[in-house]
RNA sequence: UCUUAUCAAGAGUGGCAGAGGGACUGGCCCGAUGACGCCCGGCAACCGUUCUAUACAAAUUAGAAUUGGUGCUAAAUCCUGCAGAACCGUAUUGGUUUUGGAAGAUAAGA
Repeated sequence: UCUUAUCAAGAGUGGCAGAGGGACUGGCCCGAUGACGCCCGGCAACCGUUCUAUACAAAUUAGAAUUGGUGCUAAAUCCUGCAGAACCGUAUUGGUUUUGGAAGAUAAGA
């Protein structure tokens, strides 16, 4: 970089440390009552492993478990960005809802 899948659930009253943080845009938020980060704890079940459905072997599928590899642990990926639809409103700009997409994150594979 490409492909596929997922992204409205879930997760601490702990320790260290000390200033910005929530990817980017515009918003809106979090933060010295200590955020972000690191450690520990926890959550989850993408991969792995084990067990079961299923007399034997292999494969597939479904379910359960979690000692392994990741991941996650404010707010829907916090909302939004591009295009369409429905409704409301206006002289125009617009607002609400919704569908698809883009961008991003994570996993597995190439």
SAM riboswitch aptamer (S box leader) from Metabacillus litoralis, 110 nucleotides, folded computationally. The coordinates come from a structure-prediction model, not an experiment, and the mean pLDDT is 81. Its Rfam family is "SAM riboswitch aptamer (S box leader)". Gene Ontology term of the family: regulation of gene expression.